[in-house]
Predicted 3D model of a 76-nucleotide RNA (transfer RNA) from a Lentisphaerota bacterium. The same sequence occurs in records of 2 taxa. It matches the Rfam family "tRNA". Its mean pLDDT, the model's own confidence on a scale to 100, is 81. The source organism's lineage runs through Bacteria, Pseudomonadati and Lentisphaerota.
Order: sequence, then C1' cells, then structure tokens
RNA sequence: GGGCCCUUAGCUCAGCGGUCAGAGCUGGGGACUCAUAAUCCCUAGGUCGGGGGUUCAAGUCCCUCAGGGCCCACCA
Repeated sequence: GGGCCCUUAGCUCAGCGGUCAGAGCUGGGGACUCAUAAUCCCUAGGUCGGGGGUUCAAGUCCCUCAGGGCCCACCA
C1' cells in the first nucleotide's frame, strides 16, 4: 500500500428497511430457607463507534472518518 470482517446495555452477543431496540450473564429489590447456595418473580440499564447521504421511514442501504482483527503485497 491492497483486500476482507467486526464495532448494538457493565460483559458475551441477537436483531428479513416498517413497533416501544432484545436475550443471556451481571447489578438492585423480593419470594423460598433456620441460614447460605440453587431456583423463581420484579426491576435497572442504550445518543445502535463519530459525521454525512438515500428514503415517507435507517441498528439495517450508500459515502467518509476512527478503533480492533485477519490475509496479501512492498521495503530491508
């Protein structure tokens, strides 16, 4: 330098262009128990990496920037 992939909740990840953006784990509260664990119930939690564009409508499509990963090439 060229190519591909990833970026969504504190963590790991889902999410055919059409709702109020979700699950598990974790955190908080409660039930159960003599008590703890396990289990069960309730609950908290997001500027969907930044910016711009397309569209009636974008997490999803396009452009660009940033960060991360992999492969190739180049130099020596």